[in-house]
Model confidence (mean pLDDT): 83 of 100. This is a predicted structure of a 72-nucleotide RNA (transfer RNA) from an Elusimicrobiota bacterium. The sequence is in RNAcentral, with records from ENA. It matches the Rfam family "tRNA". It is annotated as a transfer RNA.
RNA sequence: GCCGGGGUGGCUCAGUGGCAGAGCAUCCCCUUGGUAAGGGGAAGGUCGAGGGUUCGAUUCCCUCCCCCGGCU
Numbered sequence: 001g002c003c004g005g006g007g008u009g010g011c012u013c014a015g016u017g018g019c020a021g022a023g024c025a026u027c028c029c030c031u032u033g034g035u036a037a038g039g040g041g042a043a044g045g046u047c048g049a050g051g052g053u054u055c056g057a058u059u060c061c062c063u064c065c066c067c068c069g070g071c072u
Stems, first nucleotide, its partner, number of pairs: 001071007010024004018055001026042005048064005
């Protein structure tokens, strides 16, 4: 340099045009003599950055950044 995959709450990941979600973690409550487990609830996101298309973009297109793999 070229090709492919990936970047979404603290962590691991879903979401392939129409309200951004799950599990774990955190906090609160219930339960217990107490703890763990279990049950209920809450908080937490500029969806890597900028631009474009569209009535509408996490999603499609372009450029760039970062990570992983392959080729040279």